[in-house]
């Protein structure tokens, strides 16, 4: 340096429920903690979904579904 994942600080927020935003997957805040080393970021491959078509095209969500790219904290043991 890589691999790797032990400790310490320190980040992040899943479900539920409150409130908003949206036709809709869903997002946004607060309460919450199930969990994460890239759960930082990019919808480029795939997959799932929701619109709208009306049998096809289009558009849109999700990065906490899998690969990918980028960027990146500490640092015992091997």
């Nucleotide at each position: 340096c890589u691999c790797c994942g032990a400790a310490a600080g320190g980040g992040c927020a899943a479900a539920a429920c409150c409130a908003g935003a949206g036709c809709a997957a869903u997002c946004u805040g607060g309460u919450g903690a199930c969990g994460c080393a890239a759960a930082g970021c990019c919808a480029c491959g795939g997959a799932u979904c929701c619109u709208g078509a009306u049998u096809u095209a289009a558009g849109g969500a999700u990065a906490g579904c899998c690969g990918g790219g980028u960027u990146g904290c500490c640092g015992a043991a091997g």

This is a predicted structure of a 78-nucleotide RNA (c-di-GMP-I-UAU riboswitch aptamer) from Desulfuromusa sp. Its Rfam family is "c-di-GMP-I-UAU riboswitch aptamer". For this family Rfam cites "Bioinformatic analysis of riboswitch structures uncovers variant classes with altered ligand specificity" (Weinberg et al., Proc Natl Acad Sci U S A, 2017). Lineage of the source: Bacteria > Thermodesulfobacteriota > Desulfuromonadales > Geopsychrobacteraceae > Desulfuromusa. The coordinates come from a structure-prediction model, not an experiment, and the mean pLDDT is 82.